[in-house]
RNA sequence: GGCUUCGUGGUGUAGUGGUAGCAUACUUCGUUUGGGUCGAAGUGGUCAGGGGUUCGAUCCCCCUCGAAGCCC
Numbered sequence: 001g002g003c004u005u006c007g008u009g010g011u012g013u014a015g016u017g018g019u020a021g022c023a024u025a026c027u028u029c030g031u032u033u034g035g036g037u038c039g040a041a042g043u044g045g046u047c048a049g050g051g052g053u054u055c056g057a058u059c060c061c062c063c064u065c066g067a068a069g070c071c072c
Base pairs, nucleotide, nucleotide: 001071002070003069004068005067006066007065010024011023012022013021018055025043026042027041028040029039030038048064049063050062051061052060
């Protein structure tokens, strides 16, 4: 230098055009003498950044940034 895959709450992940879910973590409450476990409620995301297509984009297209892998 070329090619491929990936980037989504603190962390890990799902989501192939129509209000972003799940697990875990955290907070509060219940349970317990207390802690853990368990149960209930809640908090937390400009979906890496910018632009384009579309009535509408996490999703499709382009550029940039970052990560991993392959080739030279």